A computed fold for an 81-nucleotide RNA from a Gammaproteobacteria bacterium, annotated as c-di-GMP-I riboswitch aptamer. The source organism's lineage runs through Bacteria, Pseudomonadati, Pseudomonadota and Gammaproteobacteria. The coordinates come from a structure-prediction model, not an experiment, and the mean pLDDT is 83. The sequence was found by an Rfam model in a public genome assembly.
[in-house]
């Protein structure tokens, strides 16, 4: 300085599912568990989805979730150069 992450080493997270718990819902949060990831840090900016709302419905709209959908921003370890 960079992403084609090949290769090794210390490391990190932690899907499902189970407990508690918090929440109308999606879903969070903690423990266990580990499928699996090189940003599975972080940020709802743009698309998506999922919940809620009024509505016979579905679309638009409001609100809310998900960063382990995909893009953007932003910050960072070996490695590479």
């Nucleotide at each position: 300085g960079u992403c084609a992450g090949c290769u090794a080493a210390g490391g990190g997270c932690a899907a499902a599912c189970c407990u508690g718990u918090c929440g109308a819902a999606a879903g969070g949060c903690a423990g266990g568990g580990a499928c699996g990831c090189a940003a599975a840090g972080c940020c709802a900016c743009c698309g998506g989805u999922c919940c809620u709302g009024g509505g016979g419905a579905a679309g638009a709209c409001a609100g809310g979730a998900c960063a382990g959908c995909g893009g953007g921003g932003u910050u960072g370890c070996c490695g590479c150069u």